[in-house]
RNA sequence: GAUAGAGGUCGCGUUCUUUAUGAGUAGCCUUUCCGAUGCAGCAGGAGCAGGAGAAGGAGGGCAAAAGGGAAGAACGCCGAAAGGAUAUAUCCCCUGUAGAUAUAUUGCUUGGGUAUAAGGUUAAGAACCUUAUGACUGUCAUCGCAGAAGUUAAGUUUCGGAUGAGGAGCUAUC
Numbered sequence: 001g002a003u004a005g006a007g008g009u010c011g012c013g014u015u016c017u018u019u020a021u022g023a024g025u026a027g028c029c030u031u032u033c034c035g036a037u038g039c040a041g042c043a044g045g046a047g048c049a050g051g052a053g054a055a056g057g058a059g060g061g062c063a064a065a066a067g068g069g070a071a072g073a074a075c076g077c078c079g080a081a082a083g084g085a086u087a088u089a090u091c092c093c094c095u096g097u098a099g100a101u102a103u104a105u106u107g108c109u110u111g112g113g114u115a116u117a118a119g120g121u122u123a124a125g126a127a128c129c130u131u132a133u134g135a136c137u138g139u140c141a142u143c144g145c146a147g148a149a150g151u152u153a154a155g156u157u158u159c160g161g162a163u164g165a166g167g168a169g170c171u172a173u174c
Stems, first nucleotide, its partner, number of pairs: 001174005008078001011077009021068001027062007037049003041097005081110003084106008111137002114134007139165005146158002149156001
C1' cells in the first nucleotide's frame, strides 16, 4: 500500500406499505361586527385587490396536506453516518437579507448507542441537531489477582479488575 472483517438485536442510512398525531388546525363558502389597509420571515420597489368593505373578531357549514413518529418488509453498509464551513440551485413578481430543502467540495468535529441539563428546530413535553456531564459498551496500550498448557526459568494464552488513548484507529492475509 491492497484485500477481507469486527463493535450492536434499539450499530448506521435509504426506499416502500400501513397507521396514530398533525387537526376539527390551515384553507374555502356563508352570516354578522368593525372601518382602511392587505398581498409566503423582515425591509424596499412594482403590480394587483379593497367603502360594491381591506386586515381582523364572532357564529355556522365543508374540510386537508407536508415534515417528523410507530410497526412491518426490502436494499446498501461499518466514517456506516451525523454535524460545521464554502459554492450552486430551488422555495416568493423583482432586489437585499434571513430561513428551509437538494447537490457538490472540504479528514474542520464526532469510536458507538444511551441518560440528564441547556440551547436550536418543530404543532408538540415525540423525534432530530449542538454543547457539557455520567455510567455502559467495543478496540488498542500498560499494569495485573487467579487458572491452564509449557518451561531449568521465562516469553505465550484465557481472564475478573485498574489506568490511559481514539476510527487517519483495530484484527487477519498478501
The RNA shown here (Lysine riboswitch aptamer) has 174 nucleotides and comes from uncultured Roseburia sp. The RNAcentral record of the sequence draws on MGnify. The coordinates come from a structure-prediction model, not an experiment, and the mean pLDDT is 79. Rfam family: Lysine riboswitch aptamer. Its family is annotated with lysine biosynthetic process in the Gene Ontology.